The prediction has a mean pLDDT of 85. This is a predicted structure of a 74-nucleotide RNA (c-di-GMP-I riboswitch aptamer) from a Desulfobulbaceae bacterium. It was read from a public genome assembly, where an Rfam model found it. Lineage of the source: Bacteria > Thermodesulfobacteriota > Desulfobulbia > Desulfobulbales > Desulfobulbaceae.
């Protein structure tokens, strides 16, 4: 360094559920919160699935690609 994995250690992220806000919705967001998670970091490229104001839009914590990253082995 490839590749592997969560055993330790040191952290990380946060479901559903509340309450503000945006939004037509699905939903995003902030703040509690803790189901879980080795990428539950980022990316809407293919595929599902959801909304539709039928043009679109969302979803990465649905799978897959792509890409960066901590740790430990190696």
């Nucleotide at each position: 360094a490839a590749a592997a994995g969560a055993u330790a250690a040191a952290g990380c992220c946060a479901a559903a559920c509340c309450u503000g806000u945006c939004g037509g919705a699905a939903g995003a967001u902030a703040g509690g919160g803790a189901c879980g998670g080795a990428a539950a970091g980022c990316u809407a490229c293919g595929g599902g699935u959801c909304a539709u104001u039928u043009u679109u839009g969302a979803u990465a914590g649905c799978c897959g690609g792509g890409u960066u990253g901590c740790c430990u082995u190696g």